This is a predicted structure of a 71-nucleotide RNA (transfer RNA) from an uncultured bacterium. The prediction has a mean pLDDT of 84.
């Protein structure tokens, strides 16, 4: 340089036009003599512009960035 696929919380990862589910992990508060478990709550999240659409994370376009193949 082309071709494909990916980008969602601190970490993994579901959702693919209607205000993002779940684990892990973090913070509270209950249990414990105390640590752990275990339970209840909370905080935190769609790379980046633009465009279609009433409405976009979900679709298109471009950019960044990551993987793969080719040259």
């Nucleotide at each position: 340089g082309g071709g494909c696929c990916c980008g969602u919380a601190g970490u993994c990862a579901a959702g693919u036009g209607g205000u993002a589910a779940g684990a892990c992990g973090c913070g509270g508060c209950a249990u414990u003599c105390g640590c752990a478990u275990u339970g209840c709550u909370g905080a935190a999240g769609c790379g980046c512009g633009a465009g279609u659409u009433c409405g976009a994370u979900u679709c298109u376009c471009g950019c960044c960035g990551g993987g793969u193949c080719c040259a």

Its Rfam family is "tRNA". By type it is a transfer RNA.